[in-house]
């Protein structure tokens, strides 16, 4: 690189370094010397892990307990990512409302996460 799967309306900085780009890619529309990208630090989150509760199920002749597994709930913590303009900015492909501007929904593409290989 690439296949599974899940989520993508919320949340987060008037800090420091740094010196022109940056929002994936198209068309757009925006951010940016009143300081962009990176980078430290701070922060938001709960996706894996971690910790707690509360049902299931599995094992038995039976019945109970323990153990496992699975689901739901809570913390916000040992660690691992990740995230901190604008819904993934909107939008490219389909279909539906609409006179029209324009809405709507699927899909695809895109991030991350997990797990595969």
């Nucleotide at each position: 690189a690439u296949c599974u799967u899940a989520u993508u309306a919320a949340g987060a900085g008037u800090g420091g370094u740094g010196g022109a780009g940056g929002g994936a890619c198209c068309g757009g529309c925006c951010c940016u010397a009143u300081g962009a990208a990176g980078c430290c630090c701070a922060g938001c989150a709960a996706c894996c892990u971690g910790a707690a509760a509360a049902a299931a199920u599995c094992u038995u002749c039976a019945u109970u307990u323990a153990a496992a597994u699975u689901u739901u709930u809570u913390c916000g913590u040992u660690g691992g990512u990740g995230c901190u303009a604008a819904u993934u900015c909107c939008u490219g492909c389909a279909g539906g409302a609409g006179a029209a501007a324009u809405c709507c929904u699927g899909a695809g593409a895109a991030a991350u996460g997990a797990g595969a290989g």